[in-house]
Context: one part of a larger RNA
Molecule: small-subunit ribosomal RNA, 5' domain
Organism: Candidatus Gottesmanbacteria bacterium RIFOXYB1_FULL_47_11
RNA sequence: GGAUGAACGCUGGCGGCGUGCCUUAAGCAUGCAAGUCGUACGGAGAUUGUGUCUAGCACAAAGAUAGUAAUCCGUUCCCUUGUUAUGCCCAAGCACUAGUCAGUUUGACUAUUUUUUGGCGUAUAACGAGUGGAGCGAACGAUUAUUAUUUUCGUGCUAGGCAUGAAAUCAGUGGCGGACGGGUGAGUAUAAGCAAGGAACGUACCCUUUACUCUGACAUAGCUCGUCGAAAGACGGGGUAAUAUCAGAUGAGAACGCAAGUUCAAAGUGAUUAACCUCACGGUAUUGGAGCGGCCUUGUUCCUAUCAGCUUGUUGGUGGGGUAAUGGCCUACCAAGGCUCUGACGGGUAGGGGGUGUGAGAGCACGACCCCCCACAAUGGCACUGAGACACGGGCCAUACAUCUACGGAUGGCAGCAACUGGGAAUCGUUGGCAAUGGGCGAAAGCCUGACCACGCGACGCCGCGUGAGGGAUGAAGUAUCUCGGUAUGUAAACCUCUUUUACGGAACUAUCAUGGUUCCGAGAAUAAGCACCUACAAACUACGUGCCAGCAGUCGCGGUAAUACGUAGGGUGCAAGCGUUAUCC
Numbered sequence: 001g002g003a004u005g006a007a008c009g010c011u012g013g014c015g016g017c018g019u020g021c022c023u024u025a026a027g028c029a030u031g032c033a034a035g036u037c038g039u040a041c042g043g044a045g046a047u048u049g050u051g052u053c054u055a056g057c058a059c060a061a062a063g064a065u066a067g068u069a070a071u072c073c074g075u076u077c078c079c080u081u082g083u084u085a086u087g088c089c090c091a092a093g094c095a096c097u098a099g100u101c102a103g104u105u106u107g108a109c110u111a112u113u114u115u116u117u118g119g120c121g122u123a124u125a126a127c128g129a130g131u132g133g134a135g136c137g138a139a140c141g142a143u144u145a146u147u148a149u150u151u152u153c154g155u156g157c158u159a160g161g162c163a164u165g166a167a168a169u170c171a172g173u174g175g176c177g178g179a180c181g182g183g184u185g186a187g188u189a190u191a192a193g194c195a196a197g198g199a200a201c202g203u204a205c206c207c208u209u210u211a212c213u214c215u216g217a218c219a220u221a222g223c224u225c226g227u228c229g230a231a232a233g234a235c236g237g238g239g240u241a242a243u244a245u246c247a248g249a250u251g252a253g254a255a256c257g258c259a260a261g262u263u264c265a266a267a268g269u270g271a272u273u274a275a276c277c278u279c280a281c282g283g284u285a286u287u288g289g290a291g292c293g294g295c296c297u298u299g300u301u302c303c304u305a306u307c308a309g310c311u312u313g314u315u316g317g318u319g320g321g322g323u324a325a326u327g328g329c330c331u332a333c334c335a336a337g338g339c340u341c342u343g344a345c346g347g348g349u350a351g352g353g354g355g356u357g358u359g360a361g362a363g364c365a366c367g368a369c370c371c372c373c374c375a376c377a378a379u380g381g382c383a384c385u386g387a388g389a390c391a392c393g394g395g396c397c398a399u400a401c402a403u404c405u406a407c408g409g410a411u412g413g414c415a416g417c418a419a420c421u422g423g424g425a426a427u428c429g430u431u432g433g434c435a436a437u438g439g440g441c442g443a444a445a446g447c448c449u450g451a452c453c454a455c456g457c458g459a460c461g462c463c464g465c466g467u468g469a470g471g472g473a474u475g476a477a478g479u480a481u482c483u484c485g486g487u488a489u490g491u492a493a494a495c496c497u498c499u500u501u502u503a504c505g506g507a508a509c510u511a512u513c514a515u516g517g518u519u520c521c522g523a524g525a526a527u528a529a530g531c532a533c534c535u536a537c538a539a540a541c542u543a544c545g546u547g548c549c550a551g552c553a554g555u556c557g558c559g560g561u562a563a564u565a566c567g568u569a570g571g572g573u574g575c576a577a578g579c580g581u582u583a584u585c586c
Base pairs, nucleotide, nucleotide: 001586002585003584004583006582007581008580009579010578013465014464015463016462017461018460019458020457021423026421027420030418031417032416035176036175037174040173041172043170044169047166048165049164050163051162052161053160054159055158056157057156058155059154061152062151063150064149065148066147067146068145069144070143071142072141073137074136075135076134077133078132079130080129081128082127083126084125085124086123087122088121089119090118091117092116093115097111098110099109100108101107102106183376184375185374193300194299195298196297197296198295201293202292203291206289207288210285211284212283213282214248215247216246217245223238224237225236226235227234228233253264254263255262256261268281269280270279271278302348303347304346309339310338311337314336315335316334317333318332319331320330321329351373352372353371354370355366356365357364358363378399379398380397381396382395401412402411403410404409429455431454432453433452437451438449439448440447441446468498469497470496471495478489479488480487481486504522505521506520507519508518509517510516530575531574532573533572534571536555537554541570542569543568544567545566551558552557
């Protein structure tokens, strides 16, 4: 000089990025940190749709019964009257036929028949009408209105039962994952790591090759009934399902074997369909792969000889066992070997590496954060399950500690994230979110995720910015010093002009799980400087006080009455939101 996971003293405006129990692998209240799948299974099931039945209520329609009030009916004859039809009478008109008279055509008269119109003319019949009259029958009735009760059908609402469908969610069986991710460095010195090789192995999920996926069966949890217990929990009876479990069939294939031959499987679920078929996710066996892991060899890796000899499963062989696999890994027998001054054995210390600091380099020191490997999970031991563990938030035993207890017994493990106690010079929030990245489960939606992403605290570190800029001499005042003339502080201040980073107040836009972000506006030099040093090393000097005292000091050293070295002041030098000191490394 550089560096630090730093600490202490004085001081402290802002932002970004990092980083933060190095000590007691001490103990831990509380909350969270590993679940998920109903498209494996039997069930439970909030809620809800449809159909049907029952009951109640309301509305509407059609009846029945009863009460009250009002009214009265059927038939015959007579009378009055209306309409229509027919006959007769009266009046008017037209036409045809016959006869008579006059006669050239033709004219006049009479009779009969038919038709039209009119007649408050007449008669008869039919159909009605009447506040008409009389007779007979009924009058226990009928009609209308209203009230009450009741029946049936319909509609709507409510409640209940049954059937059927959908369904959030749920304890249990079952599957996959809890062997990853996260923490810590206690142990560990031929161990583990690292570098380079090797043969006697395993591998769930993933990719790939080939073949198959047939037939049956026994249980058990949940459930229900009961018993014991303070609790934790346990036991017994009954009965049920599956991709749980078991048996049989088949054998492309695999294993063993010279061969013959022997042995080894499986599970369904969902969608669609009238059904089959088909599709998706699975299941079994098998081939190869990728990634991952187990094992072996060589090299390398701290101090110590005030540790010189160590070793009996020890060193090797054979048989056997065991393992996924080699091997004294284990065992029986046989042989007597094996290591060592090139440091065995013992003792101390220590996780290893990529890397980090320093240095021109060689080296030396270190191994926080990040990445890889190892080891550990209160201490010691053990196995089970599983592809994988001898398993941090699984199990059993022992020990220590702690908690609950009805004293019989039971429960627990923060070296996960926060938090707490203690220790210490010293190290943070009992925060938000799964929005991103990643992981587990699931067909998916999705659920879980203190991994992670964010925010918070700490000048702990690095980096950036600011605390104003330009002008301004009567060289003001104050302060210090003085040879009393002055000199220094010093363009420094005041004062004038200007700017507004940051901080403060506000607006618009934008965005997130959340905090926010961008731009613009307003007021105002306003909101913002300290620390160490000044004898030499080593940049920077005077005055006063003190008088080998008080004190300083990294080294030499300074201080005993003129101290540039102690203390204070003025001045100066250095660095600066830091500056010094201490500790450690180069």